Predicted 3D model of a 1182-nucleotide part of an RNA (large-subunit ribosomal RNA, half B) from Nitzschia traheaformis. The gene name in the source record is rnl. The RNAcentral record of the full RNA draws on ENA. The coordinates come from a structure-prediction model, not an experiment, and the mean pLDDT is 82. The organism belongs to Nitzschia, within Eukaryota.
Context: one part of a larger RNA
RNA sequence: UUAUGUUGAAGGAACUCGGCAAAAUGACUCCGUAACUUCGGGAGAAGGAGUGACUUUAUUAGGGUAACCUGAUGAAGUUGUCACAAAAUCGGGGACAGCGACUGGUUAAUAAAACCACAGGUCUUUGCUAAUUCGUAAGAAGAUGUAUUAAGACUGACGCCUGCCCAGUGCUGCAAGAUUAAAGGAAGAGGUCUUUUGGCUUUAACCUAAACUCCCAGUAAACGGCGGCUGUAACUCUGACGGUCCUAAGGUAGCGAAAUUCCUUGGCAUUUAAUUGGUGUCCUGCAUGAAUGGCGUAACGACUGUCCCACUGUCUCCAACAUAAGCUCAGUGAAAUUGAAUUUUUCGUGAAGAUGCGAAAUUCUUGCGGCUAGACGGAAAGACCCCGUGCACCUUUACUAUAGUUAUGCAUUGGAAUGAAUUAUUUUUUGUGUAGGAUAAGUGGGAAAUUGUAAAUAGCUAUUUGCAUUAGUGAAUUGGUAAAAUACUUGUGAAAUACCACUCUGAAAAUUUUUUAUUCCUUAUUUUUUAAAACAGUGUAUAAUGGGUAGUUUGACUGGGGCGGUCGCCUCCUAAAGAGUAACGGAGGCGUACAAAGGUAAUCUUAAGUUGAACUAGAACAACUUUAAAGCGUAAUAGUAUAUGUUUGCCUGACUGUAAGAUUGACAAAUCAAGCAGGGACGAAAGUCGGUUAUAGUGAUCCGGUGAUUCUGCGUGGAAAAGGUCACCGCUCAACGAAUAAAAGGUACGCCGGGGAUAACAGGCUAAUCACUCUUUAGAGACCCUAUCGACGGAGUGGUUUGGCACCUCGAUGUUGGAUUAUCGCAUCCUGGAGCUGAAGGCGGUUCCAAGGGUUUGGCUGUUCGCCAAUGAAGGCGGUACAUGAUCUGAGUUUAGAACGUCGUGAGACAGUUUGGUCCCUAUCUACCGCAAGUGCAAAAAAUUGAGAAGAGUAAACUCUAGUACGAGAGGACCGAGAAAAGUAAAUCCAUGGUGAGUCGAUUGUUAGACCAAUAGCAUUGUCGAGUAGCUACAUUUAUAAUAAAUAAUCACUGAAAGCAUCUUAAGUGAGAAAUUAACUUCGAUACAAAUUUUUUAAAAAAUGUAAUAAAUGAUUACAUAGAUAGGCUUGGUGUGUAAUAGCUGUAAGGUUUUAAGCUCACAAGUACUAAAAAUAUAAUU
Repeated sequence: UUAUGUUGAAGGAACUCGGCAAAAUGACUCCGUAACUUCGGGAGAAGGAGUGACUUUAUUAGGGUAACCUGAUGAAGUUGUCACAAAAUCGGGGACAGCGACUGGUUAAUAAAACCACAGGUCUUUGCUAAUUCGUAAGAAGAUGUAUUAAGACUGACGCCUGCCCAGUGCUGCAAGAUUAAAGGAAGAGGUCUUUUGGCUUUAACCUAAACUCCCAGUAAACGGCGGCUGUAACUCUGACGGUCCUAAGGUAGCGAAAUUCCUUGGCAUUUAAUUGGUGUCCUGCAUGAAUGGCGUAACGACUGUCCCACUGUCUCCAACAUAAGCUCAGUGAAAUUGAAUUUUUCGUGAAGAUGCGAAAUUCUUGCGGCUAGACGGAAAGACCCCGUGCACCUUUACUAUAGUUAUGCAUUGGAAUGAAUUAUUUUUUGUGUAGGAUAAGUGGGAAAUUGUAAAUAGCUAUUUGCAUUAGUGAAUUGGUAAAAUACUUGUGAAAUACCACUCUGAAAAUUUUUUAUUCCUUAUUUUUUAAAACAGUGUAUAAUGGGUAGUUUGACUGGGGCGGUCGCCUCCUAAAGAGUAACGGAGGCGUACAAAGGUAAUCUUAAGUUGAACUAGAACAACUUUAAAGCGUAAUAGUAUAUGUUUGCCUGACUGUAAGAUUGACAAAUCAAGCAGGGACGAAAGUCGGUUAUAGUGAUCCGGUGAUUCUGCGUGGAAAAGGUCACCGCUCAACGAAUAAAAGGUACGCCGGGGAUAACAGGCUAAUCACUCUUUAGAGACCCUAUCGACGGAGUGGUUUGGCACCUCGAUGUUGGAUUAUCGCAUCCUGGAGCUGAAGGCGGUUCCAAGGGUUUGGCUGUUCGCCAAUGAAGGCGGUACAUGAUCUGAGUUUAGAACGUCGUGAGACAGUUUGGUCCCUAUCUACCGCAAGUGCAAAAAAUUGAGAAGAGUAAACUCUAGUACGAGAGGACCGAGAAAAGUAAAUCCAUGGUGAGUCGAUUGUUAGACCAAUAGCAUUGUCGAGUAGCUACAUUUAUAAUAAAUAAUCACUGAAAGCAUCUUAAGUGAGAAAUUAACUUCGAUACAAAUUUUUUAAAAAAUGUAAUAAAUGAUUACAUAGAUAGGCUUGGUGUGUAAUAGCUGUAAGGUUUUAAGCUCACAAGUACUAAAAAUAUAAUU
């Protein structure tokens, strides 16, 4: 010193994030017990009283043959103690609020909770071969259950309730329409073979064709959502009321600064001396709100917040004791760590914080005990941050697949009937423009034909009926009636009619092809018999759905990263007079346009301003001035008036095939270009022309397409397919040298590899910001810049703020605040000394000097800070790794759990809030505090000196001077003299307190003591009451004093330079402060100039022993027989409080006498009883 315990004066939570920890409570009996309540509780509420021993007695239970034993419940009395549940065991209580109803469960090893569960509520699915789940399947669970079942989801007892929205996303339904795959049918087109009628092949319009989707509804206790602006009432304010916009609907009841409120410590009230806390209320709800449940709620909670009582060492403020470590000796004997070490301080330097570099200072050598400031100490290849074309999980309307599910086709797969649609054939029928007698389908043939007078057909009429509903026309029927009717011709018209044939349009019937729907059958198939049945199931193809599952992607630059911005090309500046040249430097453009805005030949000259006449003015006109101030499609720059501008004519060179030579470039690309050949345009010609005054107007490769081609073309020949070559086309591949045809997010559950190449802390550089100073003086100050304040500006200093930079550290430099311990600066808060004052005194203001000392306790909050209460002379500002975590704490921040609000589809996120949440290290070196050993100083001992070092240094009520100076008064001093209490420090233990682990006594339970008794052990020292020595503070004493020297600011004397003035920014002479130096206290000859003085030369020291005024060990000190050093003994003191035994007395507990008794650690004195023994040997220097 630590740990675990014991005790504690006075105070009693002042401690602290927080009563953490400790203390207190505690048993039984009796009394008594509130709000509230789900009537059960709350409740052991709270709060009180009693309890031993002995005697007598009453009632009563059990056992026993009995004697009697073991108990229970009372009553009355006696008796001792500080204390009678005497020890041990053994609830602290109350009040208010939040959350969760409860009991229960949870992160084994940092989270026990408000999380999970729960009974209850609701929704959805599920009719049995159930849904759901597992499995490739067989099969199994569900369940040997059956809708009061089972499964899934949400909510979470109970009470009162649960509003509006179906636009979005889901889910469910509907089947009219749209859309749609494979499969089926199939016109046509291309190619090819061939002969044609076609085969083969490619493609495929169109038809048929499911679910999904679209569409239409329903559904919110499905996912979810639930508004602005503005006017208005007779003071003002507010807005019942109105207007307008938007919406699917605009938040209802309730609650509300809340686990939700940023601003915020909201306002008010209450609680407190004081409250960022608590409670109540208000409502301005950043961003409440109704089963993602809303609001209440008795009971319950190792939950969270607040207050009160009790209680206390939590604290003021620490002290003592016990035990175990620590220390010494004996034995035994690890670990991390370790480049090597001969391992100081300060200032500086330096990869920017040095034991090691430079300088100065300091320093004899070596150990031991302590301490923890440093060794960017040890431990763990940083978990934060960034990076990696790293990893892993998780999510989803990322991409791509896929299990599963749904649907359709085909197969397994058979037989019928009916209906519908459709193909083909046959029969029958249909056909109205106008004109025309008439309802003329078209074409052809056709000039006559048919029927009949018996009956009857036909005609007409009547009835029924089809088409049409106007006219008419077809068919059938049975009556009546009666002998002719139609066509050609004429006429009309585009077309002319009887009759026959073929055909078209529409319709009807029959048969037939194909498809489809429904129904039936039974034999495949399923099944347990029943039953179902060509369905289902299974296989396969196709379509849809599909984070259920899987694989992946999710850019770079970047004064860290993210957010933002940017990414290719052109022009200018930066760019430093060749070219080139960076930045998240400063300015702008482009992703084209034009058949003329191109070629050529010729013509012409712009623009602006001034003046003039006319005119309302402008335009236009004329003259003059300016080399361009215009124009050149477009940005800018360069160029250009002898045109590259403008106008006109004629044209298409906006050509084909090439190309020496240059520019530029890493490459790939890009650019300029004379000349040659061909065939042209314009021009009289020379000539010019391969687009445009120039510089932007863009995209590699693969792949695909189109055209051309004297290319190749699968044994050979031919053809084709395909390929090659040339030309062209298809990329905001704009992240523009383009990773793929095809790609987003989360991680605080995270992991790995790296980085101080790169952030957060600290240091460094810088000083915009910040702080302070100086300067100027407009102004304020009645007047007056500077008593005081001082704008707009200017110049500096500092390195405390916020920043900038990214230099050390990412194979780790622990981060806020607090505790503890400090140390330095001064830009001074107080105290001291001065100047000025808009200083009468008093109290102040401001400035100068000054760092010796001092600089408080509480309430709130994690706070630093701040606000408040109180005290005080004052409650200073800063640095020291925002000093200090190998000293402490851990409330905040900053892991993992959980909740609220908000954001996000979601995983999740939030310098938003809330609750909970492992702080390791035995010290090697340096430093520091102590203690020793050795050596030196020329032997030893004793006593000094004091170079130097350290410590200390405070303030002052009050009284006197003096109610004086001053002042109208009210008030009210300087200077000087004394001085309480306080703070701080040291010493001490006589007294006052504390402790005092056995000094005395009391006492409970139990054991031993044969029994009784004495006595002893254990139960925290069992508990309790006292307490010696020692140690201690809360106690006592002392100090913090006086003085001197030299000074600071300042104030002076004399006094010139400068005949004055001037304290001297001159000589000379003074005054002047808690600062400085002495003085005071302590250390201090290793103070290397190692000092001085005295004594001793035969001793001195060590060792050993007994010890303590000393002490970790050493050391120091006392003593060692010529001796009181320790123990013992005796006596005394001190403490306790009247021992034991015996007598007397009482039934007994007990009382009383012997008796102020007995016992008594550490104290004092005395006393050699014991132990410091005896004997022998050795010995330096001069």